[in-house]
RNA sequence: UGUACCGAGGGGCGCUGCAGCCGUCGUGGUCCGGCGGUCAGGCUCGGUGCGGGUCUUCGCUUCAACCGCGCUCGUCUUUC
Numbered sequence: 001u002g003u004a005c006c007g008a009g010g011g012g013c014g015c016u017g018c019a020g021c022c023g024u025c026g027u028g029g030u031c032c033g034g035c036g037g038u039c040a041g042g043c044u045c046g047g048u049g050c051g052g053g054u055c056u057u058c059g060c061u062u063c064a065a066c067c068g069c070g071c072u073c074g075u076c077u078u079u080c
Stems, first nucleotide, its partner, number of pairs: 001051009010073006018042001020038007041066001
């Protein structure tokens, strides 16, 4: 650093819908596009497995930042 999985970022309900995914149509294929369905953790951090790159390394302490709209609960602080 790529990728797969897992965990975390306090919850619930509803709405819309981009990307992605699924189906279908457009000429049989590809590209591209239309329509329908699904869809608001797809982002960041940590862990593990499998790879790639690189070459100073180790320890201690401390610690996240974000996430369309509406309603609502919880937690913390402040004011009355």